[in-house]
Context: one part of a larger RNA
RNA sequence: GACGAACGCUGGCGGCGUGCCUAAUACAUGCAAGUAGAACGCUGAAGAGAGGAGCUUGCUCUUCUUGGAUGAGUUGCGAACGGGUGAGUAACGCGUAGGUAACCUGCCUGGUAGCGGGGGAUAACUAUUGGAAACGAUAGCUAAUACCGCAUAAAAUUGAUUAUUGCAUGAUAAUUAAUUGAAAGAUGCAAUUGCAUCACUACCAGAUGGACCUGCGUUGUAUUAGCUAGUUGGUGAGGUAACGGCUCACCAAGGCGACGAUACAUAGCCGACCUGAGAGGGUGAUCGGCCACACGGGCACUGAGACACGGGCCCGACUCCUACGGGAGGCAGCAGUAGGGAAUAUUGGACAAUGGGCGCAAGCCUGAUCCAGCCAUCCCGCGUGAAGGAUUAAGGCCCUCUGGGUUGUAAACUUCUUUUCUCUGGGAAUAAAAAGCGGAAUUCAUUCUGCCUUGAAGGUACCAGAGGAAUAAGCACCGGCUAACUCCGUGCCAGCAGCCGCGGUAAUACGGAGGGUGCAAGCGUUAUCC
Numbered sequence: 001g002a003c004g005a006a007c008g009c010u011g012g013c014g015g016c017g018u019g020c021c022u023a024a025u026a027c028a029u030g031c032a033a034g035u036a037g038a039a040c041g042c043u044g045a046a047g048a049g050a051g052g053a054g055c056u057u058g059c060u061c062u063u064c065u066u067g068g069a070u071g072a073g074u075u076g077c078g079a080a081c082g083g084g085u086g087a088g089u090a091a092c093g094c095g096u097a098g099g100u101a102a103c104c105u106g107c108c109u110g111g112u113a114g115c116g117g118g119g120g121a122u123a124a125c126u127a128u129u130g131g132a133a134a135c136g137a138u139a140g141c142u143a144a145u146a147c148c149g150c151a152u153a154a155a156a157u158u159g160a161u162u163a164u165u166g167c168a169u170g171a172u173a174a175u176u177a178a179u180u181g182a183a184a185g186a187u188g189c190a191a192u193u194g195c196a197u198c199a200c201u202a203c204c205a206g207a208u209g210g211a212c213c214u215g216c217g218u219u220g221u222a223u224u225a226g227c228u229a230g231u232u233g234g235u236g237a238g239g240u241a242a243c244g245g246c247u248c249a250c251c252a253a254g255g256c257g258a259c260g261a262u263a264c265a266u267a268g269c270c271g272a273c274c275u276g277a278g279a280g281g282g283u284g285a286u287c288g289g290c291c292a293c294a295c296g297g298g299c300a301c302u303g304a305g306a307c308a309c310g311g312g313c314c315c316g317a318c319u320c321c322u323a324c325g326g327g328a329g330g331c332a333g334c335a336g337u338a339g340g341g342a343a344u345a346u347u348g349g350a351c352a353a354u355g356g357g358c359g360c361a362a363g364c365c366u367g368a369u370c371c372a373g374c375c376a377u378c379c380c381g382c383g384u385g386a387a388g389g390a391u392u393a394a395g396g397c398c399c400u401c402u403g404g405g406u407u408g409u410a411a412a413c414u415u416c417u418u419u420u421c422u423c424u425g426g427g428a429a430u431a432a433a434a435a436g437c438g439g440a441a442u443u444c445a446u447u448c449u450g451c452c453u454u455g456a457a458g459g460u461a462c463c464a465g466a467g468g469a470a471u472a473a474g475c476a477c478c479g480g481c482u483a484a485c486u487c488c489g490u491g492c493c494a495g496c497a498g499c500c501g502c503g504g505u506a507a508u509a510c511g512g513a514g515g516g517u518g519c520a521a522g523c524g525u526u527a528u529c530c
Stems, first nucleotide, its partner, number of pairs: 001529002005526005012382004017377001019374001020340001025338003029335003034077003039074002042071001047066009084293003093218008103210002108206007116150001118148002125140006156179010185198005219265003226256003231253008268290004272283004295316005318329004346372001348371003354368001355366004385416004395407005421467006430457001436451007474519005479500003485514005495502002
């Protein structure tokens, strides 16, 4: 000098940040991922219109038409993002520089070409039924942008031939043969089969995101010296998006190592942060990038993408429910609880903004995010008054004691100010849009423009007025290092101490007091780093 700090004493305000470093310990409760009715079939409330009946004459009941709320289900997309943690990992994990002629890529953008014609089911639902529950079973009915064939077809895939070309495995182009797709969907206008939008299918290219490989760098111990059988290489096959012992069969006997293999210990890595003139040393909180993990271990399914925190299956530990037959769960999401600890916050508000998911949109969801609350935890700013005022008051302390010094212009007192504070009144920016209602222009699906609507923070910031010095100072030190000195008490005791060292009767070093010095809403101490 620094700090995610803690402890002691003290504590007025504001702004901006930060806030479980320990038990990757266990978790009560609530919320954190949904959305689409413009994919689909059910359900069909309120309300509206018409008719009928009853009468109490403006209410009740009922039928039809309309209407679409709500609820679960099928289906699509999302749930692989966002958020958390650092256990593991000494590794192509990370950083940096390259490679892929060995690769994938939903949504998005540009382009090429399409969107024809059929089929069988199934949930919901109904009926019966098992179970304490979780959850099922059987029979029957039904729809789709759900599912399954068929047609269509090249610039796609595979094979063959030819040409050009590359450092190599190879690549590109042309010709030819074979193979491969889809939802006649939805909505809005028109009305006689059109237009537009959103979807859908195949392919090319882009963009974005990923995957793999390589050079170099990346802690300590040699009181760890040898390690290795899928081990190292080859051939063939399987597998993968793809290369590869990635896996398997066979063959060979290799491969690594004092330029430190192997083993053990420790550790997420980086941009950065702290320190330092620098070189260096230390650290890896917040913010950003990458990686790994999601009760411990393993496994795959779905999918463009996971071997998936709030998905599935199995084993294990633990907790809970049970009618003992069987079931349920996973906060290292946001709050919060217990425990551990020197120690770390609210079971808050809002989707107004930014961003994300779904949707044509309206909109819905969003503990991401934006805000508020708590803590002097860090940094910064402000205040606790200003000017005048000597009888140098009283009191305290000290002395050479009728007196003097000091506290000290300090106070009292006079004048002034009102940052803060209290009260009163006004009162934001953050809002740009989208959507809706209009207008104008044109390249005809866009552009410009007018109006209207939307604020959690918040009646906050800020502004104005009124009042009154009013509401606001402590902590450490004073032997030297090191700025600051005397008295009393104590008497090697009690005690101090970072080092040197003080204390055994005149202690500037212990304790108290007066005075002083340094910092200041903080000041000291402790831990750690330079």
About this RNA:
The part of an RNA shown here (small-subunit ribosomal RNA, 5' domain) has 530 nucleotides and comes from an uncultured bacterium. The full RNA is in RNAcentral, with records from ENA and SILVA. Model confidence (mean pLDDT): 82 of 100.